The RNA shown here (c-di-GMP-I riboswitch aptamer) has 83 nucleotides and comes from Paenibacillus allorhizosphaerae.
The model forms 95% of the base pairs in the Rfam consensus.
Taxonomically the source falls in Paenibacillus (Bacteria, Bacillati, Bacilli, Caryophanales).
């Protein structure tokens, strides 16, 4: 050195849920809070797949991303240490 993922010490992230902010809405952003996280790092302009539906279409009822999710699969990229 490669696979693979036990534990162990350092660090690290932070799910619901609250408050405040933004947003059309999903959701994002801060503090608090910790389900959990060995990639719970980064990539939504490689790819599926999920929400949302503002403009739009439509009588409606629904369609419909250009808006978003990586803590859903997936790329890529990477601590530390036995068996």
């Nucleotide at each position: 050195g490669g696979u693979a993922c036990a534990u162990a010490a350092a660090a690290g992230c932070a799910a619901a849920c609250u408050u405040g902010g933004u947003g059309a809405a999903a959701g994002c952003c801060a503090a608090g809070g910790a389900c959990g996280c060995a990639a719970a790092g980064c990539u939504a302009a490689a790819g599926g797949g999920a929400c949302u539906a503002a403009c739009g279409u439509g009588u409606a009822a629904a369609c419909a991303a250009u808006g978003u999710c990586a803590g859903c699969c997936a790329g890529c990229u990477g601590c530390c240490g036995a068996a």